[in-house]
Context: one part of a larger RNA
RNA sequence: CUCUCUUUAAGGAACUCGGCAAAUUGGCCCCGUAACUUCGGAAGAAGGGGUGCCCUCUUUUUAAGAGGGUCGCAGUGCCUCGACCCAAGCGACUGUUUACCAAAAACACAGGUCUCUGCUAAGUCGUAAGACGAUAUAUAGGGGCUGACGCCUGCCCAGUGCCGGAAGGUCAAGGAAGUUGGUUAUUCCUCACGGAAGAAGCUGGCGACCGAAGCCCCGGUGAACGGCGGCCGUAACUAUGACGGUCCUAAGGUAGCGAAAUUCUUUGACGAGUAAGUUUCGUCCUGCACGAAAGGCGUAACGAUUUGGGUACUGUCUCAAAGAGAGGCUCG
Numbered sequence: 001c002u003c004u005c006u007u008u009a010a011g012g013a014a015c016u017c018g019g020c021a022a023a024u025u026g027g028c029c030c031c032g033u034a035a036c037u038u039c040g041g042a043a044g045a046a047g048g049g050g051u052g053c054c055c056u057c058u059u060u061u062u063a064a065g066a067g068g069g070u071c072g073c074a075g076u077g078c079c080u081c082g083a084c085c086c087a088a089g090c091g092a093c094u095g096u097u098u099a100c101c102a103a104a105a106a107c108a109c110a111g112g113u114c115u116c117u118g119c120u121a122a123g124u125c126g127u128a129a130g131a132c133g134a135u136a137u138a139u140a141g142g143g144g145c146u147g148a149c150g151c152c153u154g155c156c157c158a159g160u161g162c163c164g165g166a167a168g169g170u171c172a173a174g175g176a177a178g179u180u181g182g183u184u185a186u187u188c189c190u191c192a193c194g195g196a197a198g199a200a201g202c203u204g205g206c207g208a209c210c211g212a213a214g215c216c217c218c219g220g221u222g223a224a225c226g227g228c229g230g231c232c233g234u235a236a237c238u239a240u241g242a243c244g245g246u247c248c249u250a251a252g253g254u255a256g257c258g259a260a261a262u263u264c265u266u267u268g269a270c271g272a273g274u275a276a277g278u279u280u281c282g283u284c285c286u287g288c289a290c291g292a293a294a295g296g297c298g299u300a301a302c303g304a305u306u307u308g309g310g311u312a313c314u315g316u317c318u319c320a321a322a323g324a325g326a327g328g329c330u331c332g
Stems, first nucleotide, its partner, number of pairs: 001327008010318002014316001019313001027051005036041001038148001052070008071075001083311007090303002095107002111146007123132003149298004154228003159225002161221005168216003174210002178206006186197004229247005256290001257287001268284005
């Protein structure tokens, strides 16, 4: 000097990103216990008192109570053994997760809703056989989204998707009237070689017309993918604009919330808390760029969750000191 531990005057978070770490609290019995609440809780809330040993008595006698006595600084005497409170965010909850840097506000969840599926189900695995679904049968099974509960969930179907429709347009294979080639039995020309025409059959090209779904088209559908405006004027101070005009749109953001886990300007403004507060809480609304199941807003309980504050407590600190053990270092 390092590590593990013990103690510390006065102060008591001044430390620090942050009370990290440590300290405080602590078992059992009695008294007592707020807001809020889904009436279950919150709650061991908080806060206060007691606790050893001996004797006597009582009772419902392995125990408890009452009275008396006694020892210590101290009686859950060691060990073991909750610190607590207030406010806010997020997630309802118990649960699950990155084996070895993340345990969370992420995942799941019960509940909600949409959609597919009539059973040889839909869906999934497999080339297939076959299997799961399910020895189930729509109060069932698969998929998507949301995520207890309470109050709710607005407008837009123009685009995309999905569902339904079938009149018209388009439209494949295939069929096909017709048309046009190749080949040549035969006929004709030629002295001959050869040439010309050419039926049927076979084989090609083109092809009016017929021809399903799909697409175009018509309608529906948002707890489907998604979207939810601008400018100008206006009230007898001013300011503001209930009101009016106009352009565009499929429709122009409703309720609720709002400088928010979302706010750039920004440490917004005002208030609370502090002597002093970029954080925190309440309010406002000028929402750069909240918003209603990629749910909106609340919410008791819960949380090794995040943020702010307080009480207690302390070597975290002012500011360091002493001690115990282990290591290091020197000598041996």
Annotation:
Predicted 3D model of a 332-nucleotide part of an RNA (large-subunit ribosomal RNA, domain IV) from Uronema confervicola. It is recorded under the gene name rrl. RNAcentral holds the full RNA, with entries from ENA.